[in-house]
Molecule: c-di-AMP riboswitch aptamer (ydaO/yuaA leader)
Organism: uncultured bacterium
RNA sequence: CGACCGACCAUGCCGAAUCUGAUCUCCGCAGGGAGUGAGGAGCCGGGGACCCAGGUUCCUGGGGCGAAUCGCAGGGUGGCUUGCCACCACGCGUAGGGCAAUCCCCGCCCGAGCCCGACAGCUCACCCGGUAGGCAACAGGGAUAGAGGAU
Numbered sequence: 001c002g003a004c005c006g007a008c009c010a011u012g013c014c015g016a017a018u019c020u021g022a023u024c025u026c027c028g029c030a031g032g033g034a035g036u037g038a039g040g041a042g043c044c045g046g047g048g049a050c051c052c053a054g055g056u057u058c059c060u061g062g063g064g065c066g067a068a069u070c071g072c073a074g075g076g077u078g079g080c081u082u083g084c085c086a087c088c089a090c091g092c093g094u095a096g097g098g099c100a101a102u103c104c105c106c107g108c109c110c111g112a113g114c115c116c117g118a119c120a121g122c123u124c125a126c127c128c129g130g131u132a133g134g135c136a137a138c139a140g141g142g143a144u145a146g147a148g149g150a151u
Base pairs, nucleotide, nucleotide: 011136012135013134014133018041019040020039024035025034026033027032042131043130044129045128046127047126052121061119062116063115064114065113070093071092072091075088076087077086078085079084080083096110097109098108099107101144102143103142104141105140
């Protein structure tokens, strides 16, 4: 000097996931400090009329959160109907989505997972629920806007 790892503070990113704060507990002589977090606000999601949409029934059920849909090609294992089906691990794309105010360009990345349980279109009133988790170390160029400071 550089790389890597860990902790704390600040800054920021994905996401609805932020703010406030009763009560109680602990520390302190006290002023106070730390923890806890009922409830509230804000934000987010679901259910739920007339009208509209939808004829009814059956199967291969159906539905919700989320950007996370859809397609192609093979590989392995298993089943038995020898041509299909199911599962597993992957590859290439793709609807769609993200990257430090916004737009364009460039570049990089995601394109998962979970839930309800036979049941739900929209939907006023009304009812119910969530408020997590995970990351980064320059965040390039041009244009536009906004805020603050100085004179």